[in-house]
Context: one part of a larger RNA
Molecule: small-subunit ribosomal RNA, 5' domain
Organism: metagenome
This record gives sequence, structure tokens and C1' cells, in this order.
RNA sequence: GAACGAACGCUGGCAGCGUGGAUUAGGCAUGCAAGUCGAACGUGAAGCCCUUAUCUCAAUCUUCGGAGAGAAAUGAGGGUGGAAAGUGGCGGAAGGGUGAGGAACGCGUGGGUAAUCUGCCCCUUAGUUGGGAAUAACUCGCCGAAAGGCGGGCUAAUACCGAAUAUGGUGGUGGUUCGCAUGGACAAUUGAUCAAAGGUGGGGAUCCUUCGGGACCUGCCGCUAGGGGAUGAGCCCGCGUCCCAUCAGCUUGUUGGUGAGGUAACGGCUCACCAAGGCUUACGGGUAGCUGGUCUGAGAGGAUGGUCAGCCACACUGGGACUGAGACACUGCCCAGACUCUUACGGGAGGCUGCAGUCGAGAUCAUUCGCAAUGCGCGAAAGCGUGACGAUGCGACGCUGCGUGGAGGAUGACGGCCCUAGGGUUGUAAACUCCUGUCAUGAGGGAAAAGUUAUCUAUUCUUUAAUAGAGAUUAGAUUCGAUGGUACCUCAAGAGGAAGCCACGGCUAACUCUGUGCCAGCAGCCGCGGUAAUACAGAGGUGGCGAGCGUUGUUC
Repeated sequence: GAACGAACGCUGGCAGCGUGGAUUAGGCAUGCAAGUCGAACGUGAAGCCCUUAUCUCAAUCUUCGGAGAGAAAUGAGGGUGGAAAGUGGCGGAAGGGUGAGGAACGCGUGGGUAAUCUGCCCCUUAGUUGGGAAUAACUCGCCGAAAGGCGGGCUAAUACCGAAUAUGGUGGUGGUUCGCAUGGACAAUUGAUCAAAGGUGGGGAUCCUUCGGGACCUGCCGCUAGGGGAUGAGCCCGCGUCCCAUCAGCUUGUUGGUGAGGUAACGGCUCACCAAGGCUUACGGGUAGCUGGUCUGAGAGGAUGGUCAGCCACACUGGGACUGAGACACUGCCCAGACUCUUACGGGAGGCUGCAGUCGAGAUCAUUCGCAAUGCGCGAAAGCGUGACGAUGCGACGCUGCGUGGAGGAUGACGGCCCUAGGGUUGUAAACUCCUGUCAUGAGGGAAAAGUUAUCUAUUCUUUAAUAGAGAUUAGAUUCGAUGGUACCUCAAGAGGAAGCCACGGCUAACUCUGUGCCAGCAGCCGCGGUAAUACAGAGGUGGCGAGCGUUGUUC
């Protein structure tokens, strides 16, 4: 000198863009952060409508016996409606957070996989036949304080289970061909083995019908078995990746083999047996998430890894598996432990290293608005959800921009300070005159940022038997805005509301007076202060930077 996720002191007008729990991976009240699909399925609350029964009230009529329009309540039946829960599917493995652990194929880079898997998506081939038995919801009963559980009964499905078929896959058999060692690819053959699920929209003729519909044709979404792609992931290897020798030897599944098991897959990954090997900055200790990058520096290098992006690891602590294409799973399950809450003492419930917020320790913000946009999940779609995200707020924390006025104005006014007492300086500075109107203030206008979805109308094309339906193109109209009555524009008034901080002995730009008297104090280094202190304190003046200026910490 530069830099910072900074802090502290004094000061503080506005705007834009960034950025903000670095310490206790300490404990957490409360709310929200993962749902969605009725076009997979069975039920179906409230509300509304219709019919009916009972009872009550009652205009009106009355032969005084009664009749009774209409209304309310309750019950029953039907329709509409669609809450809530349930079965089932997909998603809860993404997105979001943190850096505790880990010196490791963890990360970076370059390769290998002839040792592998891959839901959704895209292309392609073939199929989607015919049956069965349950179960939740519901209902009845029981146990329990609760959480919850048990038993009986009814029912559906794209839930579950047999069967048929096999284009094919897998396995066996013999063969051809290729290579990079294990091996790969291809066609043939085989009483081996392996599938499936439906939903929804439309329709002219014909057939069936319980008159609802179905068969049949057709569009779309699905389902099953393959082949290929894309994406993602697993595993292996070369090289690189901090300090300590006051750590010199380490190792028994250890090193290798045979066989078996296990995995999507190679492998001591695991096991049995056999051999006795294997490593050497090993082993041990400390520290640390790694990288793209960031800071500094002419560079070489040094330091660093916050925000953003990629990878890894973790989710109260430790362990474990289940489901699934994918997890050994942050807001899933089980066990153990610590802690907190609850209890009828038998037992239960919980996990903010998500967004806010709270206590503690402390230097670090709102228990804000919205799904309008971007994306993600589900859905045919409308849509729903989304503390991701988009926004607003707070903090001069950083960077950038703007302003705090401009021009004229000398008797060089007053005041202050200094003085050799003449004057000098503050100083065109002020007053005063003439202007301007950024920002702030007030008033009015104001959908630019954004475009998307759906519906309707019209046109064309594809599918199709079809002018249904479905899909696509174009044009027009309608719909939807958190920010926000914000940005921006116009008008109004008036210099009005807006300057400080540090330094002045040398290094180092900038000097005098007063006070103090080795005291009080200053100080980055040298050093200053003991009666004339340009070094302490105050004042005037000056220098530097300026909504900041200094100090401290850290890095180069």
C1' cells in the first nucleotide's frame, strides 16, 4: 500500500447492487418448511332440493262438530353435493441446511468397466387372454389414563394370487467370428424357466340388454416382455493433495491361493482349508471438508476456501436393516444411550446442522408478503403444494452513484486568534444581490419489468369410417400482479431539511499561543514531558480523506 462475512470509537442525507450466526455440530417454546391424484377404488359428513310420516303453530271458511292455504321441528326414502378419513399409484433419495467427522480413491485431474445398475423421459418390436381368494375404510364388541391395540362381520380396485400364451429374455447344448488376460459379439437348437391392468373421451350402421349400458369402431393415458438411447449412479486405476522422527518399525483376514457364499457388479467383501507372506516416510500423533476460485504480488510465490457453482460427509449420540429404480433415508422404521415433556406410575411422546424466532455463550437481521414469475412434485387437465424461489424490511457491513447549492460580492465588516501594536490572518469566507431545483417533502398520473394458463370464436393440418373426439398452427376477445399506487413522469414551494473524522517533532502533507512542569499524559519506531513543550491538554490556524474518518485484529 492492498484486502476483509469484520469488530470498536466519533459522526451520519439519499439511491442502486451485493452481503449478514465466523463463537456452543450447545439446548429449544410456537407457527410453517411434501404433497398430490376421484380420469385406479369402495364409502361418503355438512349444506341444498323433492317425496312422505308424526307432532306443533296458523291466515281463512264454518253447519261450531270441524276443514284448513301456509310455516317450523323431528324421522324415513331419493337426488345433488363433496368435507374428512381409508385402500392404491407416484413423489417424500429432489430441493433446503451445516462442516462435526474424515489425511481418505474423500477431493482434483486423466482413464477403465470384456466386472455393473438406471424409476420418470425419447425411439422401436410384440402383447394386454381368462379366473380366484382376501383386506382396509365401514359396522359390532372388548382392552387401555393416553398413545394405541385385539376380535367378529360386509365390500372394491391399476392392491394381492394361480392359470394360458412367449415376439422375446434367462438357462442348457453344439457352432461361427473377434479381441485386451479373465473373455465379448452373432445366428441355430431345446417337453427348462419368466408377463400383464385397466381408466377415460367420441361414434354412423348392426347385435345383445337388467334400458343404466355393453359388444363393435376409434382417440388419449396407462400395464407387460424385450432391444437401443439419454440421464444419473456404483466400482477400479495413474498422478497431485498439511505438520511432527522429541512417532522407526507396522500387520493375522494380515499377504496370496483353492473352493463356497454374498452383491447390480470385481474383490478377504465374508467364510472353510492351505501357504507365509505384505508395507516402509509405513505405523503413530496433531491439524483440516476438497475444488473452481478469492486476496495479495511485476511475476514466481504466499495466504485462504464466507457468498455463488461442482463433489464429499453429517442429521440428538451410537448401531441396524426394511421398502424402493435409487437410502442404510434431515422433518421414515427398529434397538440402545443421554436429555426434555407427559402419565391414572403400568406406560407413552420428541429431535430447528430447513425458514422465522427464543435462551445461553456472544460481534452478525423480520416469529414479514406471495406462489404473480423461475423451477420442482403430483395430476389428462383445470389446479394443488412448495420458508426452493421471487420480493419487502433491518444493519454505512462492502462497492458504486448523487447531494449538502451556483454566480457576483472589499470599507478586505463584526467576532476569533496572533502581533515587533504598525498590522497580519480566518477571507470572497460571511452579510448582501441575482439565480438553480438534483435528493428529501407535498399533490396528481401511472401495469414498464411478463408473460403464462384456460375458455370462446374463426382458419388450416394430422389421426379416424367420421364434419364426433383428440392433437398441432395462426388471429382476435376474456382471465391471472406478491413487489405496489412501487419505479417512472408532471406540478408546487423554498437555499430552505443534509459534514464530519483524523493528523500537524522526524519517517509524513500540515505551526503558533495558552495551560501543565519527568506531573498529568503521548507513543507504530526513534522518542517527548524536570518553567519559554511546533511531540501532553485546550484554542486559533493548516494538511489529508469525506458520508465517512480513525483504531484494533488477520493475510499478502